[in-house]
């Protein structure tokens, strides 16, 4: 110095935190995957500070590289 954010892997000009896979429920199917639709599912690495407001700026830490 880089880099931590959903199971995973990655996104987010200081303004509601999202995508794709996977999960789960319907649908269609003789069954199952495949296609199509809805859902869930975050204390954003821990504490602090500066904003009206912070994943985003700053201090310190812990982790990994």
């Nucleotide at each position: 110095c880089u880099u931590a954010u959903a199971g995973a892997g990655c996104a987010a000009c200081g303004g509601u935190a999202g995508c794709u896979c996977g999960c789960u429920u319907g649908a269609c199917u003789c069954u199952u995957a495949a296609u199509c639709a809805a859902g869930a599912g975050g204390u954003u690495g821990c504490a602090g500070g500066u904003u009206c407001g912070a994943u985003u700026c700053c201090u310190g830490c812990u982790a990994a590289g």